A computed fold for a 74-nucleotide RNA from an Oligoflexia bacterium, annotated as transfer RNA. Rfam family: tRNA. It is annotated as a transfer RNA. The coordinates come from a structure-prediction model, not an experiment, and the mean pLDDT is 80.
């Protein structure tokens, strides 16, 4: 330099066939339980879906450019 893949919550990821309020597990906070802690149970908070532009009535999802990471080739 070229090709391909990935970027969504603090972490690991799903959703990627355009439309429902953007989700799960772990972590965190509160309560219950317990002599206390852990475990268990119930509830809660937390997101510019990497950035920008475009298409569309409507974009996490499609298109283009950029940024970052990974793999392969040279």
């Nucleotide at each position: 330099g070229c090709a391909c893949c990935c970027g969504u919550a603090g972490c690991u990821c799903a959703g990627u066939c355009g439309g429902a309020u953007a989700g799960a597990g772990c972590a965190c906070c509160u309560g219950c339980c317990u002599u206390c802690u852990a475990a268990g149970c119930a509830g809660g908070g937390g997101g510019u879906c990497c950035c920008a532009a475009g298409u569309u009535c409507g974009a996490a999802u499609c298109u283009u450019g950029g940024c970052g990471g990974g793999u392969g080739c040279g």